A computed fold for a 95-nucleotide RNA from a soil metagenome, annotated as SAM-I/IV (S-adenosyl methionine) riboswitch aptamer. The prediction has a mean pLDDT of 79. It matches the Rfam family "SAM-I/IV (S-adenosyl methionine) riboswitch aptamer". Clan: SAM clan. On this family, see Weinberg et al., RNA 2008: "The aptamer core of SAM-IV riboswitches mimics the ligand-binding site of SAM-I riboswitches". Gene Ontology terms of the family: S-adenosylmethionine metabolic process and regulation of gene expression. The RNAcentral record of the sequence draws on MGnify.
[in-house]
C1' cells in the first nucleotide's frame, strides 16, 4: 500500500508453565475457510472447481461507533550475496 473482518468450523487428546479448578503457550488429530502457492491437458485474461504446500481460525476483545485491533500478500533447502535447488494426494480434464 492493496484485500477481508459476513458466515463457517472440536466445550477433542496430551503437555508443559503461573499468579492456578482460571489463564497462558507446546505437540497430535479432526474440522472451517479459499489470502497466497499448486492442479483443471498450447499461451493470456477472468470466472468457476479441486484442497495437496503455506498461514490463519474453529467459545475474540474493547469503543467516544469515527475506530482501536486482526488476518492474507505461498513454503522449503543451500548461499553473505547474487543467484541455484525442492515438494504440493487422489480426483478432475470447467466456462
Nucleotide at each position: 500500500g492493496c484485500a477481508u473482518c459476513a458466515a463457517g468450523a472440536g466445550c477433542g487428546g496430551c503437555c508443559c508453565g503461573a499468579g492456578a479448578u482460571u489463564c497462558g503457550g507446546g505437540c497430535c488429530c479432526g474440522g472451517c475457510a479459499a489470502c497466497c502457492u499448486g492442479g483443471c491437458u498450447c499461451g493470456g485474461a477472468c470466472a468457476g472447481c479441486c484442497a495437496a504446500g503455506g498461514u490463519g481460525c474453529c467459545u475474540a476483545c474493547c469503543u467516544u461507533c469515527g475506530g482501536g485491533g486482526a488476518u492474507g500478500c505461498g513454503g522449503c533447502c543451500g548461499g553473505u550475496u547474487a543467484c541455484g535447488g525442492c515438494a504440493a494426494c487422489c480426483a478432475a480434464g470447467u466456462g